[in-house]
Notes:
A computed fold for a 1426-nucleotide RNA from an uncultured organism, annotated as small-subunit ribosomal RNA. The coordinates come from a structure-prediction model, not an experiment, and the mean pLDDT is 82. Its Rfam family is "Bacterial small subunit ribosomal RNA".
RNA sequence: AGGCCUAACACAUGCAAGUCGAGGGGUAACAGGGAAGCUUGCUUCUGCUGACGACCGGCGCACGGGUGCGGAACGCGUAUGGAACCUGCCCCUGUCAGAGGGAUAGCCCAUGGAAACGUGGAUUAAUACCUCAUGGUAAUGCGGGAUUGCAUGAUUUUGCAUUUAAAGAUUUAUCGGACAGGGAUGGCCAUGCGUAUCAUUAGCUAGUUGGCGAGGUAACGGCUCACCAAGGCGACGAUGAUUAGGGGCCCUGAGAGGGGGAUCCCCCACACUGGUACUGAGACACGGACCAGACUCCUACGGGAGGCAGCAGUGAGGAAUAUUGGACAAUGGUCGGAAGACUGAUCCAGCCAUGCCGCGUGCAGGAAGACGGCCCUAUGGGUUGUAAACUGCUUUUCUACAGGAAGAAUGAUACCCUCGUGAGGGUAGUUGACGGUACUGUAGGAAUAAGGACCGGCUAACUCCGUGCCAGCAGCCGCGGUAAUACGGAGGGUCCGAGCGUUAUCCGGAAUCAUUGGGUUUAAAGGGUCCGUAGGUGGGGCUCUAAGUCAGAGGUGAAAGGUUGCAGCUCAACUGUAGAACUGCCUUUGAUACUGGAGCUCUUGAGUCAUGUUGCUGUGGCCGGAACAUGUGGUGUAGCGGUGAAAUGCAUAGAUAUCACAUAGAACACCGAUUGCGAAGGCAGGUCACAAAACAUGCACUGACACUGAGGGACGAAAGCGUGGGGAGCGAACGGGAUUAGAUACCCCGGUAGUCCACGCUGUAAACGAUGGAUACUAGCUGUAGGACUUCGGUUCGGCGGCCAAGCGAAAGUGAUAAGUAUCCCACCUGGGGAGUACGUUCGCAAGAAUGAAACUCAAAGGAAUUGACGGGGGCCCGCACAAGCGGUGGAGCAUGUGGUUUAAUUCGAUGAUACGCGAGGAACCUUACCAGGGCUUAAAUGGGAGACGACAGGGGCAGAGACGCCUCUUUCUUCGGACGUUUUUCAAGGUGCUGCAUGGUUGUCGUCAGCUCGUGCCGUGAGGUGUCAGGUUAAGUCCUAUAACGAGCGCAACCCCUGCCGUUAGUUGCCAGCGAGUAAAGUCGGGGACUCUAACGGGACUGCCGGUGCAAACCGUGAGGAAGGUGGGGACGACGUCAAAUCAUCACGGCCCUUACGUCCUGGGCUACACACGUGCUACAAUGGUCGGUACAAUGGGAAGCUACCCUGUGAGGGGAUGCGGAUCUUAAAAGCCGAUCACAGUUCGGAUCGGGGUCUGCAACUCGACCCCGUGAAGCUGGAAUCGCUAGUAAUCGGAUAUCAGCCAUGAUCCGGUGAUACGUUCCCGGGCAUUGUACACACCGCCCGUCAAGCCAUGGAAGCCGGGGGUGCCUGAAGUCCGUCACCGCGAGGAGCGGCCUAGGGCAAGACUGUAACUAGGGCUAA
Repeated sequence: AGGCCUAACACAUGCAAGUCGAGGGGUAACAGGGAAGCUUGCUUCUGCUGACGACCGGCGCACGGGUGCGGAACGCGUAUGGAACCUGCCCCUGUCAGAGGGAUAGCCCAUGGAAACGUGGAUUAAUACCUCAUGGUAAUGCGGGAUUGCAUGAUUUUGCAUUUAAAGAUUUAUCGGACAGGGAUGGCCAUGCGUAUCAUUAGCUAGUUGGCGAGGUAACGGCUCACCAAGGCGACGAUGAUUAGGGGCCCUGAGAGGGGGAUCCCCCACACUGGUACUGAGACACGGACCAGACUCCUACGGGAGGCAGCAGUGAGGAAUAUUGGACAAUGGUCGGAAGACUGAUCCAGCCAUGCCGCGUGCAGGAAGACGGCCCUAUGGGUUGUAAACUGCUUUUCUACAGGAAGAAUGAUACCCUCGUGAGGGUAGUUGACGGUACUGUAGGAAUAAGGACCGGCUAACUCCGUGCCAGCAGCCGCGGUAAUACGGAGGGUCCGAGCGUUAUCCGGAAUCAUUGGGUUUAAAGGGUCCGUAGGUGGGGCUCUAAGUCAGAGGUGAAAGGUUGCAGCUCAACUGUAGAACUGCCUUUGAUACUGGAGCUCUUGAGUCAUGUUGCUGUGGCCGGAACAUGUGGUGUAGCGGUGAAAUGCAUAGAUAUCACAUAGAACACCGAUUGCGAAGGCAGGUCACAAAACAUGCACUGACACUGAGGGACGAAAGCGUGGGGAGCGAACGGGAUUAGAUACCCCGGUAGUCCACGCUGUAAACGAUGGAUACUAGCUGUAGGACUUCGGUUCGGCGGCCAAGCGAAAGUGAUAAGUAUCCCACCUGGGGAGUACGUUCGCAAGAAUGAAACUCAAAGGAAUUGACGGGGGCCCGCACAAGCGGUGGAGCAUGUGGUUUAAUUCGAUGAUACGCGAGGAACCUUACCAGGGCUUAAAUGGGAGACGACAGGGGCAGAGACGCCUCUUUCUUCGGACGUUUUUCAAGGUGCUGCAUGGUUGUCGUCAGCUCGUGCCGUGAGGUGUCAGGUUAAGUCCUAUAACGAGCGCAACCCCUGCCGUUAGUUGCCAGCGAGUAAAGUCGGGGACUCUAACGGGACUGCCGGUGCAAACCGUGAGGAAGGUGGGGACGACGUCAAAUCAUCACGGCCCUUACGUCCUGGGCUACACACGUGCUACAAUGGUCGGUACAAUGGGAAGCUACCCUGUGAGGGGAUGCGGAUCUUAAAAGCCGAUCACAGUUCGGAUCGGGGUCUGCAACUCGACCCCGUGAAGCUGGAAUCGCUAGUAAUCGGAUAUCAGCCAUGAUCCGGUGAUACGUUCCCGGGCAUUGUACACACCGCCCGUCAAGCCAUGGAAGCCGGGGGUGCCUGAAGUCCGUCACCGCGAGGAGCGGCCUAGGGCAAGACUGUAACUAGGGCUAA
C1' cells in the first nucleotide's frame, strides 16, 4: 500500500443525519434557586434559572459513503454550440419591510385497538398560513424609436392595460426577511468525430419521417395531441441476437499493437423487484411517501412491520478476501451568531508474507584438515570443510530501565496596534484518538531469528542405495521391463532467500492475421472462363482552387499516474515541489511540389476507318465415299466364332465365306505435325450462306474514351434429368460362359438405359500450365506456322515451342509466354483429423450444387531432395543356381541325435538357412553337473599367522551299502635351530547357482561375395555427392582409356604350406643298375649313389614367343615349346559390417543370489525310459551279385601298463609260450581287383534284424547298461508318393586302411590315407549374390507399411415422437397507486379539498407463433488393445 473477482443471495444486533430555545407555544426528564408540609431528609408546589423530551417552524436530508444490475446509448471520451435554459446556500450593487385576519400541532378531557396507530371535543403561538397596500422587475396584449447579427432574431428606450413582495428575534454587538440586476458555482439540452462480436441476423419503420397548429417543460424538440403529406434508415452494415458500465489509467511490447478497467480521480446507472408521483433551488429521492409482487418477522387472527450494493458483523455460495475496535485530536461536511452538537466521511489502531521497500539471523582467526555422515580403485584416499569445537571482537535487532516527540493551526476570553457604523494583525490563553508510539540514552549477552525449490536436455547443479513398465515422474522431448545422474531415500551440489514453489490468466517470443511486417506451380491457398455495375487505381502540357498534405500562432487536452530535476521521512518504498510530456481535438494565418477538384489543350494508352491475309472459330443447310450392320436373291458346305486354353453363342430351318442389289444410323482413314483457331469448355470429310475474331500495312479519324472488378449476368467437358424423335456400332445395369479358394472383377458371348438429333434443366471435373488479369522494364542461341520488306545473306511485327544467363526459389525447377524487377485491381490461405460434414438459408423436377461451422481428438499432417532397403520394375553379370548327368534321402530293418511323452531323476546347453552322428575326439562305477537315501560344516585342495601333539600314519578285526564309526597291534627324524605329519583356531573359501540382453575371448553366417572407406580439392543452404561413374576388360573396385578430381588405406591378387617336373647336396634304417659273395627264396652280405625314395636348397610359368582382333588393357587359336598354360590343383588366410546370432557349462569377468547349504563326501539309480514325429547315417533289397578256393598291389599313421613276428592250442573270439621294436630297421597290415568253382531270379546259397543256447576278453563290478566269438533262429525289405540333397576331375561313385578319445566299448560317428575311376547345348526360367538405373506413403527397412467392416468399452456431436422451464415480441380482456382532464348537491369566508367519472400504465389472465433447454430411440464421428 492492498484485502468477496463467486450469490445486485438472505440478513440477527449496534452505529452510519441531524441541528437551531438568538423563530414559537411550552415544561416530560436532569440540575440549581425559592416556597410549603413535616417522622431533618423525604414529599409536594413553583418555568424563576441553567437547560430541554415530544410538538409547530427554518435549514439540511439530492452532499458524503456503497455497488456495477441494467444499458451498444449522445451512456462515455473529446471538441463545439445554447440568439432554446435553470441555479438554494456564497459574493457585489440597488430599492424596500405599511396594515390586518383566521386557523392548527402541542397541552387538557373523553374514547377505540393486542399492537402499529388512531378518533372526537375544548383551547393556544410563531420567522407557519391568508387578505389588502406600496412599488420596480418580469410576463402578456396593443403601440412608437435607436443600434446590431448570416438567419430565426438580439440589445436598448418609451406609452397604456392586467397579474404579483416581505418577519421578525434581541443581552443593541448583531443575525435575519422581500424584490431586482450582475458574478461565481452546479446542472440541463443539442451537434461533429471516436467508442464490441455475429451476415448461418438483409431488409427495418405508423408517431414511423416531415409540415401547420395546439398542449407541456426551466428550456428546444413527435416530448404529447389533432390535421396534412409519404416519407425516414440500410452493404460506408439498418434491423435482430449475444456480450459489456465508459474514461483518466494498468500490464505487456523496441515500437505499432495485444490484453484489462482492482485500489485513487471524473462521468453514468442502481438502491428487495416493477411502477408512480409529492416536497423541494435541486430527486422521480440508498437509511422519504404511495401502489403491486416475492420473501422474512410480530399477532389476541381482527390486523400490522421490514429492506446493510453505508461501517462492523452473521449465514450461504466459493479455491478465496479482515475487527460487531478507538477518536472527532487533525482534514472536510450539516446546523447554529457562537459555544457546541452530529458525522462508520475521515484520521488511527487490529488481522493477513497479498504486494513493494529496508534490515537482521553475526564478524575475524582457527588443520590433528577432529568425530560423525557419504563416496571410492577401500592397509588408504576424497568430500562435507574453516564448516564445527576453540579464541578474540561487534551489538543492528532483542530484553530491562530511563528520557521522549513532530503532527497544534486554533477557539472562548482578555489586552495591544492599524483603520474605522466593517474588519485585519499581534500577545497571553485551552485542546492529541494514534501513544508513553516514533526517536534517544544506559546495561546485558552471539545472545532472540532459515527456509523453499531444483540437480536427463532445454537450464545453473552428481553420486550411492532401494525399486524393477511395479511404485511412480512429466512444462515439451520423454524416464521406469535388475547396474535409473529422470521414480523414492540419502550424501553432496545449484538457484533464490523471509521467502520459495505450484496453479490460473494476460502480453511477449509468434513475421503463427504480417499497417510497420507473410503468402498462394509442387507445402494451406488463383474464382472453370469471360462480360460488366458500384468501388479502387489511372498518360503528357498549362492555368485556377486549396479538400488531403506541410508550416506558424491561439484555445483546450482536470488532478492523480508515468517521466526529468530538486527536496522531506536515518535509506528506500512512499510523499512534496517545479518542469517537460499528454503523439489528440478545435480555431486561425500562410505554402502549393505531389494527390484531389474546375477549365483549356496534346497523342504515345484505348478505339475507329481503308487494303490485304489466315485458321479443325461459331451457327444453319446441302452433298460424299470407305467400313460395320440388316434385308432380299445367287454360289456353296460343315462348321463358324472366340481364347492363355476353353466354353456360352451362331449354324443342315444352310451359318461362316463369297457375289449383286437395297436400307439405315453413327463416325470422318490418308493429309496430320513439337501444326492451327477459340475467353474457357472445346473445335477435324467436302461445299454454300450468315456471323465473329486475330494479324500485317497505311498513319486517315476520335482524343484518356483506360485497367481491374465485390454483388450481378452470360458461357461452361462428361455423366445425369424432362418431353419428343432416332437407334448401325459401342455399351453402365443385367443374363450366360470361363478363371479362381471365392471372383458381385479383369477375359469371352449377348445386351437395356445411354451414346445421336431438337427443345429445356443441371453447373460440376486432376474445368491443370495444379501458375488470376493488365502495363512497363531486364543477356543470348535455335526451331516452327501467319504477314510485310529484302541487296535473297537476312531484317521486322504478332503467335506456338526447345536450350540456357543474371535473378528468383526450401529444393525440384523457372528463366522476355517468369515462378525476375516494379505498379494497380480482384480472388483465396492460416496445423492434421472431425469435414466440404451438421444445422440454417438460397438454387434445382430429382440427383444434388452453393454458402459453411462447432464439440471432441492428435503432436503431428505435409513439400522437395538425400542415403539405404525393397519391387510378382526394366538392363548387365556371376554361382552345382537351373539345365545335362551320376549317386542318394523320403519307403524297410538297425545305429545315432532331437522333439514329444514318461519319470524320483530322465542334468544342462544348441532350435530356419547358420540346432538335430552338435558341445561329447568315447555316460557300466568314475565322468556327473540330475534324483533318492546316509554323512560333514573351513570341511576335498592350497597358502599365511598363532597354539598343541609325536604316530594322528600304517597293518589287522567288527558293524555297515559305503562314506564312516568302533576295537586292536606296531610306532618319527634331528646337526636340538628345526623338518615332517596330524590336529585346534583364525584369515583368505566354495558354487556346472542367475544374467551371452552388463562383458572379454572364441565361433557360426552372409561370403573368398568384391566390396568398404579416408585425406585434400571441387559441387550442394544441407543431408550428401564426386573420387568408387562412363566405354571396354577381368575370377576380382583386375587392368586400360576417358574424366573435378588427385592420391591413399582395409579387402582381391601375390608373398606361406602341401602337391605336380627338373637340378644340386646328402646317402641310413631306404634303394640295387653294374661288380663280388650267398640262399630253397629274399638287398641277406661286401660294396655302390646311377635309379626309386627320403628331406633340405634351388630352377621352372611370365600371356614370355607366334598369328589374329583391339587405342590400350586384354581376348581368341584345342598354335608352338613345355612335366605343367593363362589363378596348374589343394590348403591356410575371411575387408567395413549384419544377425542384441552362439557360448557366464572350456576359460576369464561386472552385478545379483546361497553359506549346518544352491557348498562338499558316499552308496544306489538316472543321463540308455517309449504310443509316436523328424534329422543324420549304416546294411540291404541282389547275378556289374552272393558263397568257396587260389592269387596281386598301397598310402597316411600308431606302438612300452604298448604293438607283437614266430611256435603250440581252440571251430572261433581267444589262450599259453616266445622274439623284435620307443621304431624309413620290428610290428600293426589291406579290400575292391585278377584266376577258377558254384548259385539262374526265388523273399532265394539275396538280406541280415530279432530271439534261444553256449562262450571269450576288459574291468573292483558287464542286472539295469559293454564289445566280440560259435551253434541255432531267419523279420522287414523285390529300388521306394508328394517332395528333396550332394557333386564339374583324379571330382562324383565305389573299395578297403589308419588315427584321436580309450581298461573296455555301444565307432555304422569324426578326422585323415591311399586303390579303382564317369556327363555340362547353354543362361529362357527357379534360388542366392554383385553393379548402375527407376518407383516408393518402407527406414526395428516388404517377415515393411497400411484400408474397411464386425465385436467390446469410453467420449463429444447431429436428428427426434414427447416433456419441462425461461426471456422477448404480437393480439385480446382486466387494470392498483398516481399525474393530468372533467365534474362537484358535501366541507371551507375564500384559496382549496374530499367524492365521482375519463385517458395512460405496472401487474394479472387468455390465444397463436418463433427462440432456447431436455429426451426414449437413432445416425455418423473420435479414441482405446499385443